[in-house]
Background
This is a predicted structure of a 99-nucleotide RNA (Bacterial small signal recognition particle RNA) from a Bacillota bacterium. NCBI's taxonomy places the organism under Bacteria, Bacillati, Bacillota. Model confidence (mean pLDDT): 76 of 100. Rfam family: Bacterial small signal recognition particle RNA. The family's RNA type in Rfam is non-coding RNA gene. Gene Ontology terms of the family: SRP-dependent cotranslational protein targeting to membrane, signal sequence recognition and signal recognition particle, plasma membrane targeting.
């Protein structure tokens, strides 16, 4: 210096790890959330209704446990993994040639 081979480089797919969020679990509303509504009001001659404190029972928000699964979302993630592209530049292997 040629040629080929690989790796930087760009594309796609996709795995895994981090990061945030959700789902699970627990706790949570005197009233101003839902539901039952004792007592007790209140309307009616009655039968009957109505409103509805306290408990209770499930929840918002929002708070704690979170090892692990499970979903989602993100990139300055990873000596990843397969596939495609090929101008170039740079590294690296191999063979040839020349000096």
């Nucleotide at each position: 210096c040629a040629g080929c081979g690989g790796g930087u480089c760009c594309c796609g797919u996709g795995c895994g790890a981090u990061g945030c969020g959700g789902c699970c679990c627990g706790u949570g509303a005197a009233c101003c959330c839902u539901g039952u509504c004792a007592g007790g009001u209140c309307c009616g001659g009655a039968a009957g209704g109505a409103a509805g404190c306290a408990g209770c029972a499930g929840u918002a928000a929002g708070c704690g446990a979170c090892a692990a699964g499970c979903c989602g979302c993100a990139g300055g993630u990873g000596c990843c993994a397969c596939g495609g592209u090929u101008a170039c530049g740079c590294c690296u292997g191999u063979c040839g040639u020349c000096g």